Context: one part of a larger RNA
RNA sequence: GAUGAACGCUAGCGGCAGGCCUAAUACAUGCAAGUCGAACGGUGGCAGCAAUGCCAUAGUGGCGCACGGGUGCGUAACGCGUAACCAACCUACCCAGUUCUGGGGGAUAGCCCGCCGAAAGGCGGAUUAAUACCGCAUAAGACAAUAACCUGGCAUCAGGUAGUUGUUAAAGAUUUAUUGGAAUUGGAUGGGGUUGCGUGCCAUUAGCUAGUUGGGGGGGUAACGGCCCACCAAGGCGACGAUGGCUAGGGGAGCUGAGAGGCUGGUCCCCCACACGGGCACUGAGAUACGGGCCCGACUCCUACGGGAGGCAGCAGUAGGGAAUAUUGGGCAAUGGCCGAGAGGCUGACCCAGCCAUGCCGCGUGCAGGACGAAGGCUUUCUGAGUCGUAAACUGCUUUUGCCCGGGAAGAAUAAGGCCCAUGCGUGGGCCGACGACGGUACCGGGUGAAUAAGCACCGGCUAACUCCGUGCCAGCAGCCGCGGUAAUACGGAGGGUGCAAGCGUUGUCC
Numbered sequence: 001g002a003u004g005a006a007c008g009c010u011a012g013c014g015g016c017a018g019g020c021c022u023a024a025u026a027c028a029u030g031c032a033a034g035u036c037g038a039a040c041g042g043u044g045g046c047a048g049c050a051a052u053g054c055c056a057u058a059g060u061g062g063c064g065c066a067c068g069g070g071u072g073c074g075u076a077a078c079g080c081g082u083a084a085c086c087a088a089c090c091u092a093c094c095c096a097g098u099u100c101u102g103g104g105g106g107a108u109a110g111c112c113c114g115c116c117g118a119a120a121g122g123c124g125g126a127u128u129a130a131u132a133c134c135g136c137a138u139a140a141g142a143c144a145a146u147a148a149c150c151u152g153g154c155a156u157c158a159g160g161u162a163g164u165u166g167u168u169a170a171a172g173a174u175u176u177a178u179u180g181g182a183a184u185u186g187g188a189u190g191g192g193g194u195u196g197c198g199u200g201c202c203a204u205u206a207g208c209u210a211g212u213u214g215g216g217g218g219g220g221u222a223a224c225g226g227c228c229c230a231c232c233a234a235g236g237c238g239a240c241g242a243u244g245g246c247u248a249g250g251g252g253a254g255c256u257g258a259g260a261g262g263c264u265g266g267u268c269c270c271c272c273a274c275a276c277g278g279g280c281a282c283u284g285a286g287a288u289a290c291g292g293g294c295c296c297g298a299c300u301c302c303u304a305c306g307g308g309a310g311g312c313a314g315c316a317g318u319a320g321g322g323a324a325u326a327u328u329g330g331g332c333a334a335u336g337g338c339c340g341a342g343a344g345g346c347u348g349a350c351c352c353a354g355c356c357a358u359g360c361c362g363c364g365u366g367c368a369g370g371a372c373g374a375a376g377g378c379u380u381u382c383u384g385a386g387u388c389g390u391a392a393a394c395u396g397c398u399u400u401u402g403c404c405c406g407g408g409a410a411g412a413a414u415a416a417g418g419c420c421c422a423u424g425c426g427u428g429g430g431c432c433g434a435c436g437a438c439g440g441u442a443c444c445g446g447g448u449g450a451a452u453a454a455g456c457a458c459c460g461g462c463u464a465a466c467u468c469c470g471u472g473c474c475a476g477c478a479g480c481c482g483c484g485g486u487a488a489u490a491c492g493g494a495g496g497g498u499g500c501a502a503g504c505g506u507u508g509u510c511c
Base pairs, nucleotide, nucleotide: 001510002509003508005507006506007505008504009503012363013362014361015360016359017358018356019355020321025319026318027317029316030315031314034063035062036061039060040059042057043056044055045054046053047052070274071273072272079199080198081197082196083195084194085193086192089191090190094187095186096185097184098183099182100181101180102136104134105133112125113124114123115122116121142167143166144165145164146163148161149160150159151158152157172179173178200246201245202244207237208236209235212234213233214232215231217229218228219227249271250270251269252268253264254263255262256261276297277296278295279294280293299310300309301308302307327353329352330351331350335349336347337346338345339344366397367396368395369394376388377387378386379385380384402448403447404446405445406444407443411438417432418431419430420429421428422427455500456499457498458497459496460481461480462479466495467494468493469492470491476483477482
């Protein structure tokens, strides 16, 4: 000097930031991922004589739930960082281009009936719809086989052109404005893989290795690969530190330092890993999936004892641990996300508010005058003097801040819709146009009155600041040197002083 700090004493205000470093311990309760009726059949409600319209929605279906949010367990590794490569790859939604969207079928949830169960839930029968599911047609420059030419590449090879044969698709909705569906090419975005280099400590760890190293063949994958498998060969790594052990998420960065370097990785951003412990796959463009599933285990809860339910390292909150770390708050107004044609719905992401001097920064606790240098304290060489000290009183002034009163934001961009202009359509431009959690907050004006506001540590040397009393190697101090045994500037108190200041000291840690 720094700190995610803690402790002691003290404490007026504001802005900005930060706030379980320990038990990846266990969790009551609420909330944290839904949405679409413009995919579908129904059901309920309202209006209506009805036709029909409007509203709501359990179920089927679509998209999302792989993002966002948390934590740092594991990991010394292509995990991360950096530089490259993939002629060995994938990419929903989005953008641009090309082509197509013909005609059928059988089910199933729901609803109804019946049954089992304490519950969680399950079973049977009958019936029904779709953008759910399955054939058929058509079909490419897509895919597969065959084979010719051209161009290019470090190589395996890649691209292009034209030929033959075979394979493969679709879905509709509506308010008729639109929007969707299938195939394919390219882009964009996001990912997957490989490699060079860098990446903690121990040699009181010296040898390690059987899918081990390589091969051709096969399986598997989006894709390369001993990734997996059978066979064959006997290799591969290592003092340039293999193997083993310990520790640890990595980076951008942060602290310190003249630098070189040392130390650190909390908040914010990027990457990784994990989601009660362990394993596994399913769905899907994408997961081996925090608030999905299955199995094993530990634990907790319910039970009619037959059987079931659960996972806060999401936001709050509780217990526990600890020196120690906050509210079971408000709002979707803004930014962003998901769904939706939209209106809108959801969003503990986020925006705000609350608590804490935890930190940084700013402000204030008054200013000027005022000597009878008051009283009082302390000191003293004691008829006296020094000092606290212009300090106080007193006079004048100011009103930041506080309190009271009044006014009062920006953050809001625009949406639906309306009007105007341009336009073949699509669409583009201009004007109007509701909505504010914070918040009656910030801020502004007025009133009031010095009014509401100073402490902490130190004073032997280092190190800025000295005397008196008490104590008597006691009580005690102490970072180092060292103080204390009768005049202690070093202990305790007082007066005075020094340094910082809403803080000041102490302790821990790093340079």
Predicted 3D model of a 511-nucleotide part of an RNA (small-subunit ribosomal RNA, 5' domain) from an uncultured bacterium.
The coordinates come from a structure-prediction model, not an experiment, and the mean pLDDT is 85.
Rfam family: Bacterial small subunit ribosomal RNA. Rfam links the family to the GO terms structural constituent of ribosome and ribosome.